[in-house]
Parts: sequence; structure tokens; C1' cells
RNA sequence: UACAGAGUAGCCGUUUUGCGUUAAGUGUUAUACCAUGGGACGUCGGGUAUAAACGAACACAGUCGUGGCGGUAAAACGGCGCGUCCGCUUGGA
Repeated sequence: UACAGAGUAGCCGUUUUGCGUUAAGUGUUAUACCAUGGGACGUCGGGUAUAAACGAACACAGUCGUGGCGGUAAAACGGCGCGUCCGCUUGGA
């Protein structure tokens, strides 16, 4: 110096523990804001708040629970994972 790789936000799966099944939560739309490989810019990807529309999920058992159901929450593990420029780092040349 050139080449190849690793690394974010987050997404998916499994397990465990919860929450809901008394309309929560998830999902949709609008607005505002925030974060997004180490740095800068940034996304049609992510998050938060507010508002609006829509709106699903139960049986058994019999007094302490059992098994379901929900585009449900968290954690652990596994898999996947920056668009441009620069940098760091690893590898061989």
C1' cells in the first nucleotide's frame, strides 16, 4: 500500500421465569424527540412520548391449582447483523 476478516443498533429461534386472558400488551397511522460498529454524515431499519382508528386471547379442576391461548415482557443460550467516508484491530501478501 492493496486485499480479506472482526466489531453497532437491532432481528430470529429455543429454554426458563413472569404478565394478560376483568380489553393490558402486541400490531396500524400521525406528530415530536432520541439512539444507531471507534469518529462524521445517515437510512425506507430501531426506541420513547402523545394522539387517533382498530381491537383478539378459556377450558378443566374445586380452594390450590393444571393445561391452553396472546403477532405478550424480561433474562440466558444459539444464529444473523451498518449505506458512504475515515479509523482501530486481526490475518496473510
THF (Tetrahydrofolate) riboswitch aptamer from Candidatus Izemoplasma sp., 93 nucleotides, folded computationally. Of the family's consensus pairs, 94% are formed in the model. The coordinates come from a structure-prediction model, not an experiment, and the mean pLDDT is 76.